[in-house]
Context: one part of a larger RNA
C1' cells in the first nucleotide's frame, strides 16, 4: 500500500514445510501347522529395549559470578564487620538444562515389479487389445507447523466505537513486537507474613591444655540462631501523575 467505509474478534483453507518416525527383543499364537523322527514355522495380539523428533522441569542429576558457611594470603591500627583473588573447600532456591520426566499410531486411496479373473485378435491358448480384481517401508490423505497477497485478494459475528505515544512491567524480548496494567489500580519496587537455602552470628556468661600473671586456640549456653532470598501471599507506602 492492496483487497473499495471502518474496527475488533473467530474462522476457512489455495498452497508450504516435516522422516516424525526406524529398528530390535520377549511373550501368546504352539512345541501347534508341517514333519518318520530329528527338529520346527507363520498371519495376528500384548508387553518392552534402543535410535531419533516435539515438549516439559514434579522427580532425579549437572550448573546455579543470588546466596550461606569454613578457611588462606593481604589491606582497612586491634575486636568486629568487611575489600581484593569466582582465592580454595563444602552446600544450594528460582531459572537453564540431561543423564530424569511426558507423548511419539492407525486406517485409506491410487500404484510399481508380481499375481490373478474373464476375453478375443488367432474356433485353442493367452493377466490385455476392451473390461474387472489384488499388489510395497517409495506416492497422496489420515497427523503436525506456517497459511487471506489465494489479485478468482474469501467467510461469519459484533460495533460505529478509536488507536498509538510516553508512563510501571514480564508468562514475552537483540531493536521493534506481543503479553499485563496505568488509581474504578496489585503492574513493578519496597514493607509485613508465609516458603526456601545455609546450618547455629555478634556480644556477653561459664568451662578450657598450658602459664606467677595477663593470656588462651576451642567447647557450652543464650541460638532451628544470624544471613539470604530472581518464589507464593497481603498490603496503595513509592512510581504507574500530568500530558502528548
Nucleotide at each position: 500500500u492492496g483487497u473499495u467505509g471502518g474496527a475488533u474478534g473467530u474462522c476457512u483453507g489455495a498452497a508450504u514445510a516435516g522422516a516424525a518416525g526406524g529398528a530390535c527383543c520377549g511373550u501368546c499364537u504352539a512345541g501347534u501347522a508341517c514333519g518318520a523322527g530329528a527338529g520346527g514355522a507363520a498371519c495376528g495380539g500384548c508387553g518392552g529395549u534402543u535410535c531419533g523428533a516435539a515438549g516439559c522441569c514434579a522427580c532425579u542429576g549437572g550448573u546455579u559470578u543470588a546466596c550461606c558457611a569454613g578457611u588462606u594470603a593481604u589491606c582497612u591500627g586491634a575486636c568486629a564487620a568487611g575489600g581484593u583473588a569466582c582465592g580454595c573447600u563444602g552446600g544450594g532456591c528460582a531459572g537453564c538444562u540431561a543423564c530424569g520426566c511426558u507423548u511419539u499410531u492407525u486406517g485409506g486411496g491410487a500404484u510399481a515389479a508380481g499375481u490373478g479373473c474373464u476375453g478375443a485378435a488367432a474356433g485353442c491358448a493367452u493377466c490385455u487389445a476392451a473390461g474387472c480384481a489384488c499388489g510395497a517401508a517409495a506416492c497422496c490423505c489420515u497427523c503436525u507447523c506456517u497459511g487471506a497477497a489465494a489479485a478468482g485478494a474469501g467467510a461469519c459475528a459484533u460495533c460505529c466505537u478509536g488507536g498509538g505515544c510516553u508512563c510501571u512491567u514480564a508468562u514475552a524480548g537483540a531493536a521493534c513486537a506481543u503479553g499485563a496494567g496505568u488509581u474504578u489500580g496489585a503492574u513493578a519496587g519496597g514493607a509485613c507474613c508465609g516458603g526456601u537455602g545455609u546450618g547455629u552470628a555478634c556480644g556477653c556468661a561459664c568451662g578450657a591444655a598450658g602459664g606467677u600473671a595477663a593470656c588462651g586456640a576451642c567447647g557450652u549456653g543464650u541460638u532451628c540462631a544470624g544471613c539470604a532470598u530472581g518464589c507464593g501471599g497481603u498490603u496503595a507506602c513509592u512510581a504507574a501523575u500530568c500530558g502528548c

Model confidence (mean pLDDT): 85 of 100. A computed fold for a 244-nucleotide part of an RNA from a marine eukaryotic metagenome, annotated as large-subunit ribosomal RNA, domain VI. The full RNA is in RNAcentral, with records from MGnify.